[in-house]
Molecule: Lysine riboswitch aptamer
Organism: Psychrobacillus faecigallinarum
RNA sequence: AGUGAAGAUAGAGGUGCGAAUUGCAAUAGUACUAAUCAAGAGGAUGAAAGAUCCAUUGAGGGAUUAGGAAAGGGUUGUUCGCCGAAAUAUAGAAGAGCUUUUCCUUUUCUAUGUUGGUUCUGUAUUUAAGAGAUGCAGGAUUGUCAGAAUAUAUAUUCUGGAGGGCUAUCUCACAU
Repeated sequence: AGUGAAGAUAGAGGUGCGAAUUGCAAUAGUACUAAUCAAGAGGAUGAAAGAUCCAUUGAGGGAUUAGGAAAGGGUUGUUCGCCGAAAUAUAGAAGAGCUUUUCCUUUUCUAUGUUGGUUCUGUAUUUAAGAGAUGCAGGAUUGUCAGAAUAUAUAUUCUGGAGGGCUAUCUCACAU
């Protein structure tokens, strides 16, 4: 070793991200179905009201016997799309859950913000779950850039930053 433009195109980080699908574990001998027995009045639909349905022709719950799942989540493999990939918080809008509700849960979109990636520990939420995910805090590791030091000529160590970053090639404007 010019400045600006979140300029354009193409790339890199690796236990990289996401989607689909197959098998598997778990959910679970659970929910549910049928029969029998005893007892006898309420029960179901996220919550509250309403409304509807079932129920003394015995509901719901309990015991025994015989059958017996699934969804969501997880994981191996394969395929595809990618490198703010993606995730998440808040706010708003439109739907779904029988009707209403400023409740709760959930789907999609928009705006703003946070997080470079992976992993471990603690804690909170979620879940059937000691699995996993997410938030917060702390640690390790790794890529990248900047600075410093060392060595000798491209490596090592330390410190710090963030993806609106980094690398490469171009475009436009300005300056020299």